[in-house]
Context: one part of a larger RNA
Molecule: large-subunit ribosomal RNA, domain IV
Organism: Candidatus Dojkabacteria bacterium
RNA sequence: CCCUUGUUAAGGAAUUCGGCAAAUUACUACCGUAACUUCGGGAGAAGGUAGCCCCACUUUUGCUUGCAAAGGUGGGGGGCACAAAAAUGGCUCGAUCGACUGUUUAACAAAAACACAGGUUCUUGCUAACCCGCAAGGGGAUGUAUAAGAGCUGAUGCCUGCCCAAUGCUAGAAGAUCACAGAAGGAGGUUAUCCCUCGGGAGAAGCUUCUAACUUAAGUCCUAGUGAAUGGCGGCUGUAACUAUAACGGUCCUAAGGUAGCGAAGUUCCUCGGCGCUUAAUAGGCGUCCCGCAUGAAAGGCUUAACGAGUUGAGCACUGUCUUAACAAGGAGUUCG
Numbered sequence: 001c002c003c004u005u006g007u008u009a010a011g012g013a014a015u016u017c018g019g020c021a022a023a024u025u026a027c028u029a030c031c032g033u034a035a036c037u038u039c040g041g042g043a044g045a046a047g048g049u050a051g052c053c054c055c056a057c058u059u060u061u062g063c064u065u066g067c068a069a070a071g072g073u074g075g076g077g078g079g080c081a082c083a084a085a086a087a088u089g090g091c092u093c094g095a096u097c098g099a100c101u102g103u104u105u106a107a108c109a110a111a112a113a114c115a116c117a118g119g120u121u122c123u124u125g126c127u128a129a130c131c132c133g134c135a136a137g138g139g140g141a142u143g144u145a146u147a148a149g150a151g152c153u154g155a156u157g158c159c160u161g162c163c164c165a166a167u168g169c170u171a172g173a174a175g176a177u178c179a180c181a182g183a184a185g186g187a188g189g190u191u192a193u194c195c196c197u198c199g200g201g202a203g204a205a206g207c208u209u210c211u212a213a214c215u216u217a218a219g220u221c222c223u224a225g226u227g228a229a230u231g232g233c234g235g236c237u238g239u240a241a242c243u244a245u246a247a248c249g250g251u252c253c254u255a256a257g258g259u260a261g262c263g264a265a266g267u268u269c270c271u272c273g274g275c276g277c278u279u280a281a282u283a284g285g286c287g288u289c290c291c292g293c294a295u296g297a298a299a300g301g302c303u304u305a306a307c308g309a310g311u312u313g314a315g316c317a318c319u320g321u322c323u324u325a326a327c328a329a330g331g332a333g334u335u336c337g
Base pairs, nucleotide, nucleotide: 002331003330004329005328006327007326008325010323011322014321019318027051028050029049030048031047036041038155052077053076054075055074056073057072058071059070060069061068062067063066078082090316091315092314093313094312095311096310097308098307102114103113118153119152120151121150122149123148124147130139131138132137157302158301159300161233162232163231166230167229168226169225170224171223172222175221176220177219181215182214185211186210187209188208189207190206193202194201195200234252235251236250237249238248261295262292273289274288275287276286277285278284
């Protein structure tokens, strides 16, 4: 020098990505306690006062009638220090996400991920659907639609817009198409027989090969429905008596052209957007605006009390994080034995 601890003048986050780490706080009784709120909470909110020992007087309660417990008032004593050790909440304000308690990557991730109650859709009438199994059989369930299975969303509150053209699903059945199979008919091979100019030709039945009118299911085409199904939700251009803007108009395309809400967002490229607040100073944070590169309604939209070892910004208190280092204890190391 290093490691683990302890203390520190003055300052008090100037450190740092960031108060990481440390410090503060901490117990009991009493006083006191805001916004907001789902009226339960928030809340131990915040903030404050007291606390040891002895004496006198005294109150209440209990009962075994002199003890026990809980106090009250007044006076006194000691110490640096009285919740004397150990153990033992720092607090407040704003925002985001997720309602909450819970679960998770055993051994780098505990979360905003999963789950959840609630919502909703679809399937299923019981030998249920669905799942396991080749099957027998079993689960579902010794249950029966207030049940069971599958999908999505994720408390509550206010809501959940338009599009069925495509894809999917459901229903339908007139027509079109169409497999296996069946099959009238047709064609070929073979040859008993017949003809012959002896080279050959014709050729029934049977057997066999090919072809095939016609019959023929689901499906597909088709007709409808369906979005808390997969999904989608526009350009160009003109116009108001300053300018600017465009309530209004024209035109093209589409299945329909993004409604309510929210919005530089966990989404914003340009961008450190503009304005305000916060600071001495802010690429941060909050509020607001909206020309949303590329928000948006159960891949839910927007709020929301409570909750969170979540994320983010600010303040008070507090501190060796720092200005700036010092001292001490115990180790390690070095040296000697």